[in-house]
The prediction has a mean pLDDT of 84. This is a predicted structure of a 350-nucleotide part of an RNA (small-subunit ribosomal RNA, central domain) from Paenibacillus sp. M05(2010). NCBI's taxonomy places the organism under Bacteria, Bacillota, Bacilli, Paenibacillaceae, Paenibacillus.
Context: one part of a larger RNA
């Protein structure tokens, strides 16, 4: 390699857009590259297939025929596939109504609570641990009341509840701004799917440069614990943690489950709508459309366990494995300011 295969054994890029390139809905005509079939011509040294024949059979050999493929030539055929031409609405996508949403960005505005600062009552302890100490404290803490000042995160609502492609989003108003759902069936008519390269978005920590600094808190220093304690626990702390702007480009970036499209029993919760019976109305029950949870049939699977949200049955495009360890390591090599990223081996050993 062919082939198997990626949810837990090795494997699904972290996440979109999207060029190419592959794939592609009904109907009609034409066409005749593909495809199918005829005849010629060529290739037909050997082989290889079928046949005959010869070495007592046989492998084997030989001779003759004939095919099979492979190419050009020319008739035909016309379902499919391509190519041209006309149409269609169910796939898409547009337009009208309605309703939800921590969706994103910016600017303003709130109220608890931490801690500093001022100023009053107060008197001797406060913190902290298993226990203790370090540590504050009579130069008046620690409680407690008034003011003031800063910064960071929004209790209670909060819900296997909701938006987002993923990261991720949560106090409140206002502006700007993006996506889906639900109906309706006015418009366009296949405009679609995927998608190597490319291009953009990416948590958290780090990194420039300029601010900010409340608490929290790597390093670091203390006291404890231990044989020992460069921990764990306790007192402090200064990076960062926060904004503005650039870079980094990585996470168990997890459903450890690419993405689309169709199909295959149910039952029971929620969430956005929507129709329809019933009611004077609330309600109550049907019926369905998109999400998001549970259970659970066929089927699937080593098993677990999934099961209309599929990992079940099929199609299409992409991406990745291919015994362990050496190793995501060396060498190039391409991004980075570094720190590292991406690409990514053998040799030996088992």
């Nucleotide at each position: 390699u062919u082939g198997g295969g990626c949810g837990u054994a090795a494997a699904g890029c972290g996440c979109g857009c999207g060029c190419a390139c592959g794939c592609g809905g009904c109907c009609u005509u034409g066409u005749a590259a593909g495809u199918c079939u005829g005849u010629c011509g060529u290739u037909u040294a050997a082989a290889c297939u079928c046949g005959c024949a010869g070495c007592u059979c046989a492998a084997c050999u030989u001779c003759u025929g004939a095919g099979u493929c492979g190419c050009g030539a020319u008739g035909g055929a016309a379902a499919c596939u391509g190519c041209a031409a006309a149409g269609c609405u169910u796939g898409a996508g547009u337009g009208c109504a309605c309703a939800a949403a921590a969706g994103g960005a910016a600017a303003g505005u709130g109220g608890a609570a931490u801690u500093c600062c001022a100023c009053g009552u107060g008197u001797a302890g406060c913190g902290g641990u298993g226990a203790a100490a370090u540590g504050c404290g009579u130069a008046g803490a620690g409680a407690u009341g008034u003011g003031g000042a800063g910064g960071a995160a929004c209790a209670c609502c909060a819900g296997u509840g909701g938006c987002g492609a993923a990261g991720g989003c949560g106090a409140c108003u206002u502006u700007c701004u993006g996506g889906g759902c639900u109906g309706u069936a006015a418009c366009u008519g296949a405009c679609a799917c995927u998608g190597a390269g490319g291009c953009g978005c990416g948590a958290a920590a780090g990194c420039g440069u300029g601010g900010g600094g409340a608490g929290c808190a790597a390093a670091c220093a203390c006291g404890a614990u231990u044989a020992g304690a460069u921990a764990c626990c306790c007192u402090g702390g200064g990076a960062g943690u926060c904004c503005a702007c650039g870079c980094c480009g990585u996470a168990a970036a997890c459903g450890a489950u690419g993405a689309a499209u169709g199909c295959u029993a149910g039952g029971u919760g929620u969430u956005a709508g929507g129709g329809g019976u019933u009611u004077c109305g609330a309600u109550a029950c049907c019926c369905u459309u998109g999400g998001u949870g549970c259970c659970g049939a066929a089927g699937u699977u080593a098993a677990c366990a999934c099961a209309u949200u599929a990992a079940g049955c099929a199609u299409u495009c992409c991406g990745c494995c291919u015994g362990g360890g050496g190793a995501g390591u060396a060498c190039g090599g391409u991004c980075g300011c570094a720190a590292g990223a991406c690409u990514g081996a053998a040799a030996c050993u088992c």